[in-house]
């Protein structure tokens, strides 16, 4: 974009098209081919002339003959009926289309021209009469016309035939002779005078028609050429098949048929077969070229219920004729007849689907007719049907800072929206009324002119004319009237693609052209506002082209993305070097022809436009024909030499095949030496050896491969080719230019070579060695390793025919920058050689220019530029498979599908990520080392259990002494049970109400909460003249509505903290620069560091977050200061003591400042940075220590800290109470504690810290208690006082290695203390008890120095306490490590990569189910076309001795005889039957793989 559509929702009007695509399936019913009385005999009807019968008084009725006239028409003749109309079933060539040909041909009606129409004859429907049937529909007898038939006569002309002239294209054409042959209706009709005739007529005139011929339109037949769809998985086809001679047959050529001859004919330029279709003109689509197509219109073909077949006719093997044969169907009296809508309408049926059983012959046209007329479902209309185009219209102007509704909302507002209302206008449309035009042109009484003719008859034409012709039509235009009146719908709104919001849904319902969307905040699903697009339509589906250059003729490819055949020889074909010449096929150009009309296009023009319609012109790009052109290509003839190819000289070489020899190695065998192992592995074993292996020396014997040279080296078409000699043989370079003279490149098909493996057959077999045994390994191991070994490997002789047969790059030819290497040939250079060095061939490589590539890359060995050939690609899977064919022994090869499924498969290169890949470097990562944990008891936390209920979180490193820095109630989280409140335990705000209200305080009940309830007491502000009460409000209160609340859910809706990589050294940005682009580059590289520290080099310069530094402590000094702190020295005092007086110096306190920067020295380094070493200093290379945590990861943790969207919840999931629970205990994990003892316990003596904390609070002296503790209460809101004696340490002494004087668990008993209360459930004393436990199994954790280990001390939370935890504080205080190979993790570079949710990635086969398509398969059931036989209808033809026989002929009229008919024989035939086969379909237990889940 388009359709002959359909389908869902919607629908106001009109024009003009169009409308069974499917079942060429069957059809009721009406119509669709008649017509002519001027061709004929009848029959009638009606008027009319006579003549006559019967009634009647008559008019008159009623009949019969008959004459004219006028109408009807059964059936005889004649014209038509072959036309119009319908379908596309067949058909791939028997059509079509286009352009020719008939010397090979027909033609009825039409037109011109010529000549004719003379004599006769028999008959036969209709009609009667009679008879058979149910009908159809016959049959006999009788009897009649004709323009029906018949015969005979003439013959300009036609036809045959003899013989001649001319001409042609071959059979032949034309002229003219001679012989033969063959015709009609003088019918029908007007009309009339002389003449004949009794009349009818003759007869003459005009018109219609008859016959014979010649032309001529127009129509048809035949015949050639060129051109039409897929299939080679159809490769060979053909017997009337090619020819050809007779015959025959037709209008005509011709194997069209038919004897006989000959053996042709046709094909890869695709015959044959098989599939599918009417062909064109056009149509749709595209820029075009092409692609697709064949409705309507035209125009040809072919069909007519299926086959068959011929009659009649000019024409037909005949749509609405005829036989037959078959299937359907119908009527029947059962004998028997009848049908053919693929015409117009209709009806069933099929189907997504496709219309009125309508009006008319007015009109156009055709058929019959002298005509006038008749007859046409052809045609002219109307009608349905938004099916299609094309036009109109549903209003138009005003009209709020903008009703209502609805819809959103940050609640302000915002949008619907000037849009309604409501005001004023027009009336297309609609509806009433009116109104007339085109389409009509003819026909045509009369009149005139004018022909014809004797003619003022008739006729004919011409012209005029009174009437007369419309289905459409209720027309259309047009006027008038009424009134905004009758008139908007669909699709979309996530990106492609104009157009966003809110609910509702919760991977469900759905959606969906692709990509995706929906799992609780869905712009994607529905719905609903608002929006965009189109508009009497909108969408959706199906088809076409198109975009898609995605079959690439315009117009693509093949190195890696699908694609170069393994490789050559060579056949058809394709393509071809120079010059010169002819002819003119291609090719140009010019003329003529034709390319039907319609369509398209232009231009006018006609309906108001406009769809449409009309006229002219242009155009049909085509294909004949003709006249020219000669450049090019193609032929012909002639030269030529560069291309090929010969020749000579010469050169290298693992080219190939035979044939012979050789050394090394190996293995066997024979000897000898020699004695235990050898082998063999990561480690080991089988295995071999005392019957002497390995090892080593000697002889011998075998097959097989050939070390060094050897090369990035050479030859070969590939495959491939390596000792050496030899023989025989191919190619190939290079120089020399003597020959031949395009001889060339390529190559479908063909042929031939073609590694290894394999197959046959013989042979060999040393070593290796599928297969196969054994012994390892392993979870197995039908591998990997190791011992062994048989086919093979090895040779002749045939096979096979693949391969990552690869440069993944087909051959040939030419040009297009250079550098380097190397192999072979030449020429030059130097006197000459060698080595060089210059250069030219022809190879082999690397590097690179331009160019080309998607990019990596190709770059004279192109993947560059270009011709010539050829093979080959078309998404991925299915599959190089199936079926088929061929080809092999066979293994299988070669050709090569389809269903059916997927959104992709793939290539280069990006950045990341990973690697049992590399380098380089870090970390308590190993490793060295200490000292734990894992074993014991407890203590905790968490898992399981359990339970009313054990509230909730945390889950691997990073949950698990975590949240919890303190669960007996409280905490606490309805977690459980029971009791209870309902504007609420807490807030804000509205309204109302009440007066000793609230609320204090007693009582009553109860486990409490609550609940009922008397005395008795209130507060603030206002008003009123003060004060009070009292009033009015305010707080409270009570009542009600708003709403309070939720530790209720969503950490995957979130802030906000935090954890973890990781205190690793990383991420990044501007600008340039670079790449088609992701993206590089800087941040790479070389050196350093703890570091992207720093320096150097650099297409990069800069810069930013991190990292260092800046804070904060600790270590050494100085300054200020000097209490509550310190006492050196002076002094007073004490049993002592900084206890006082004083001092400020020390320590100490806190506050400020010095210091440390690789600064200096040596040395190392690039004169860099930095390193090592020194020296100075209290400290040294970041002096320890802490706070600080880049871009990010991990939907990491937390809604139960807080805060918040959203859901959800309201007499409860809210809120108060009591009581249990969070402590429950077969188990199991973590994280401690204390331990097992002598480095220890015990027991007695002395010693020295630090950081803290203290008024509900630390709490001393003093007393009592064994002790927890108690009594006590000084003194400190703090360098003042108290917690406060630190503890290991030190030292006396016991214990002597024991389940102990270790170890303390558990238990019973008696205390304390806290607190409303120790039972579940608290700690502490004491005295009794004295459990496991004797240094811990795989494994696994801290640490690098004042560190580990180890001793106690404070705090915080807290009434108390399950703290052994936590979080600090000081005491004493070591060990090893200077390494980086491993085991974790980390940083840079760099490599692979089919990962990117990134290796916990990502994927394969087998199985198991489910599905779906397909193959094979015993068979079974179907179509096809052939083929061979059988039967043999109707008919043609042929043929007949039977029967019948009007027309002509003999004839004595009896009869013969010609010819016809029927009958019967024959060939050939349709339908149908049988038979082997063959080509196709469907189905099939089973069975294969294969594609999804």
């Nucleotide at each position: 974009a388009a359709c002959g559509a359909a389908c869902g929702c919607u629908g106001g009007c009109g024009g003009c098209g169009u409308g069974g695509c499917u079942a060429a399936g069957g059809c009721a019913u009406g119509c669709a081919a008649g017509u002519c009385g001027u061709a004929c005999g009848g029959u009638u009807u009606c008027g009319u002339u006579g003549c006559u019968g019967g009634g009647g008084u008559a008019a008159c009725c009623c009949g019969g003959c008959u004459u004219c006239g006028a109408g009807a028409u059964a059936g005889u003749g004649g014209c038509g009926a072959a036309a119009g109309g319908g379908a596309c079933a067949g058909u791939a060539c028997a059509a079509a289309a286009u352009a020719g040909g008939u010397a090979a041909c027909g033609u009825a009606c039409c037109c011109c021209g010529a000549a004719c129409a003379c004599a006769g004859g028999g008959a036969u429907a209709a009609c009667c009469u009679g008879u058979c049937g149910a009908a159809a529909g016959g049959c006999a007898g009788g009897g009649u016309a004709a323009u029906a038939c018949c015969u005979g006569a003439u013959g300009a002309a036609a036809c045959u035939c003899c013989a001649g002239a001319a001409g042609g294209u071959a059979u032949c054409u034309u002229c003219g002779g001679g012989a033969g042959u063959c015709a009609a209706a003088g019918g029908g009709u007007g009309g009339g005078g002389a003449c004949c005739g009794c009349a009818a007529g003759g007869c003459c005139u005009g018109u219609c028609g008859g016959u014979u011929u010649g032309g001529g339109a127009g129509c048809g037949a035949c015949c050639u050429a060129u051109u039409u769809c897929c299939u080679a998985u159809c490769a060979g086809u053909u017997a009337g098949u090619u020819g050809g001679u007779g015959g025959g047959g037709u209008a005509a050529a011709g194997g069209c048929c038919u004897a006989c001859c000959a053996a042709g004919a046709c094909g890869a330029u695709g015959a044959c077969g098989g599939g599918u279709a009417g062909c064109c003109g056009g149509c749709c689509u595209g820029a075009g070229a092409g692609g697709g197509u064949g409705u309507u219109c035209g125009g040809c073909g072919u069909c007519a219920c299926u086959g068959g077949g011929a009659c009649u006719g000019a024409g037909a093997c005949a749509c609405u004729g005829c036989c037959c044969a078959g299937a359907g169907c119908c009527c029947u009296a059962c004998g028997g007849g009848g049908u053919g809508c693929a015409g117009c309408a209709g009806c069933c049926g099929c189907g997504a689907a496709u219309c009125a059983u309508c009006c008319g012959c007015a009109a156009u046209g055709c058929g019959c007719g002298c005509a006038a007329g008749c007859g046409u479902g052809a045609c002219g209309g109307u009608g349905c049907g938004a099916c299609g185009c094309c036009g109109c219209g549903u209003g138009c102007g005003g009209g709020a800072u903008u009703a209502a509704g609805c819809c959103c909302u940050u609640c302000g507002g915002g949008g619907u929206g000037u849009a309604a209302a409501c005001c004023g206008c027009u009336u297309u449309u609609c509806g009433g009324a009116g109104g007339u035009a085109u389409g009509a042109a003819g026909c045509g009484a009369c009149c005139g002119g004018g022909g014809u003719g004797a003619a003022c008859a008739g006729c004919c034409u011409c012209g005029g004319a009174a009437g007369u012709u419309g289905a459409c039509g209720u027309c259309a235009a047009c006027u008038c009237u009424g009134g905004a009146a009758u008139a908007a719908g669909u699709c979309a709104c996530g990106g492609c693609u104009a157009a966003c919001u809110c609910u509702g849904u919760g991977c469900c319902a759905g959606c969906a052209g692709c990509c995706g969307c929906g799992g609780u905040a869905a712009g994607a699903c529905a719905g609903a506002g608002g929006u965009g697009g189109c508009a009497a339509g909108c969408g959706u589906u199906g088809u076409u082209c198109g975009g898609a250059a995605u079959u690439a003729c315009u117009g693509g490819g093949c190195u890696u993305a699908a694609a170069g055949g393994g490789c050559g020889c060579g056949u058809a074909g394709g393509c071809g070097g120079u010059c010169c010449g002819g002819a003119a096929a291609g090719u140009c150009a010019g003329g003529a022809g034709u390319g039907a009309a319609a369509u398209c296009c232009c231009u006018c023009g006609g309906c108001u436009c406009a769809a449409c319609c009309g006229a002219g012109g242009a155009a049909c790009u085509g294909c004949u024909u003709u006249u020219g052109a000669u450049a090019c290509u193609a032929u012909c003839g002639g030269a030529c030499u560069u291309g090929a190819g010969c020749g000579g000289u010469u050169c290298a070489g693992g080219g190939g095949c035979g044939a012979g020899u050789g050394g090394a190695a190996c293995u066997c065998u024979g000897g000898g030496u020699g004695g235990a192992g050898c082998g063999g592995u990561g480690a080991a074993a089988u295995g071999c050896g005392u019957a002497g292996a390995u090892a080593u020396c000697c002889a011998g014997a075998g097959g097989a491969a050939c070390g060094c040279c050897g090369g990035a080296g050479g030859u070969g078409a590939a495959g491939a080719c390596g000792g050496c000699u030899c023989g025989c043989u191919g190619g190939g370079g290079a120089c020399c230019u003597g020959c031949u003279g395009a001889c060339g490149c390529u190559g479908a098909g063909g042929c031939g070579c073609g590694a290894a493996a394999g197959u046959u057959a013989g042979g060999g077999u040393a070593g290796c060695g599928a297969a196969c045994g054994g012994g390892a390994u392993u979870a197995g191991a039908u591998a990997c390793c190791c011992c062994g070994g048989u086919a093979g490997u090895c040779c002749u002789a045939a096979c096979c025919g693949u391969a990552a047969a690869c440069g993944a790059u087909g051959u040939g030819c030419a040009c297009u920058a250079g550098g380097c290497a190397u192999u072979g040939g030449g020429a030059g250079u130097u006197c000459u050689g060698a080595c060089g060095c210059c250069u030219u061939c022809a190879g082999u490589g690397c590097c690179g220019u331009a160019g080309c590539g998607a990019a990596a890359g190709c770059g004279a060995u192109a993947a560059g530029u270009g011709c010539a050939c050829c093979g080959c690609c078309u998404g991925g899977g299915g599959a190089g498979u199936a079926c088929g064919g061929u080809c092999g022994c066979a293994a299988g090869g070669c050709u090569a599908a389809a269903a059916c499924u997927c959104a992709a498969a793939g290539g280069a290169a990006u950045u990341g990520a990973c690697g049992g890949g590399g380098g380089c470097u870090c970390a308590c990562a190993c490793a060295a080392g200490c000292g734990g944990u894992g074993g014991a008891g407890c203590a905790u936390g968490u898992g399981g259990c359990u339970c009313a209920a054990u509230u909730c979180g945390a889950g691997g490193c990073u949950a698990c002494g975590c949240g919890u820095a303190g669960a007996a109630c409280c905490u606490u989280a309805u977690c459980c049970u029971g009791g209870g409140c309902u504007u609420g335990a807490c807030a804000u705000g509205c309204a109302g109400g009440a007066a000793g209200u609230a609320g204090g305080g007693a009582g009553c009940u109860g486990a409490a909460a609550g609940g009922c309830c008397g005395a008795c007491c209130a507060c603030c502000a206002g008003u009123a003249u003060c004060c009070a009460g009292u009033c009015u409000g305010g707080a409270a209160c009570c009542u009600g509505c708003a709403c309070a609340g939720g530790u209720g859910c969503u950490g995957c809706a979130u802030g906000g903290c935090u954890g973890u990589c990781g205190u690793c050294a990383g991420c990044u940005c501007g600008u340039g620069c670079u790449g088609u682009g992701a993206g590089g580059u800087g941040u790479c590289g070389g050196g350093u560091u703890a570091a992207g520290u720093c320096c150097c080099a650099u297409a990069a310069c800069g810069a930013g977050c991190g990292g260092a530094a800046c804070c904060c402590u600790u270590g050494u000094c100085g300054u200020u200061a000097g209490u509550u702190g310190c006492c050196a020295g002076c002094g007073c005092g004490u049993a002592a003591u900084g206890g006082c007086g004083g001092g400020a110096a020390c320590u100490c306190u806190a506050a400020c400042g010095a210091g440390a920067c690789u600064g200096c020295c040596g040395g190392u380094g690039u004169u860099a940075a930095a390193c090592c070493g020194g020296a100075g200093g209290a400290a040294g290379g970041u002096g320890g220590g802490g706070a600080c945590g880049a871009c990010g990861u991990c939907a990491a943790g937390u809604c139960a800290u807080c805060a918040u969207g959203g859901c959800c919840u309201u007499u409860a999931u809210g809120c108060c109470c009591a009581g249990g629970g969070c402590u429950g205990c077969a188990c199991a994990c973590g994280u401690g504690c204390u331990a097992c003892a002598a480095u220890g316990g015990c027991g007695g003596g002395u010693a020295c810290a630090a950081c803290g904390g203290g008024u509900c609070g630390c709490g001393a002296a003093g007393c009592c208690g064994c002790g927890a503790g108690g009594c006590g209460g000084a003194g400190c809101a703090a360098a003042u006082c108290c917690c406060u004696u630190a503890a290991a340490a030190c030292u006396c002494g016991c214990c002597c290695c024991a389940g102990u004087u270790c170890g303390g668990a558990u238990u019973g008993c008696a205390g304390g203390c806290u607190g409303c209360a120790a039972c579940u459930c608290g700690c502490c004393u004491g005295c009794a008890u004295g459990a496991a436990g004797u240094u811990g199994g795989a494994a696994u954790c801290g640490c690098u120095a004042g560190u580990a280990a180890u001793c106690g001390c404070g705090g915080a939370u807290c009434a108390g306490c399950u703290a052994c935890g936590c979080c600090g504080c000081g005491g004493u205080g070591a060990a090893u490590g200077u390494g980086u190979u491993c085991c974790u993790g980390a940083g840079c570079c760099u490599u692979g990569u089919a990962c990117a949710c990134a290796c916990c990635g990502c994927c394969c086969g087998u199985c198991a189910a489910g599905c779906c398509a397909c193959g094979g398969a015993a068979g079974c059931c179907g179509g096809g076309g052939g083929c061979a036989c059988c039967c043999g209808a109707a008919g043609u033809c042929g043929u007949u001795u039977g029967c019948c026989u009007a027309a002509c002929c003999c004839u004595u009229a009896c009869g013969g005889g010609a010819g016809g008919g029927c009958g019967g024989c024959g060939c050939c035939g349709a339908c149908g039957g049988u038979g082997a086969a063959c080509c196709u379909g469907g189905u099939g237990a089973c069975u294969g793989g294969g594609a999804c889940u």
The RNA shown here (small-subunit ribosomal RNA) has 1493 nucleotides and comes from an uncultured bacterium. Model confidence (mean pLDDT): 84 of 100. Its Rfam family is "Bacterial small subunit ribosomal RNA".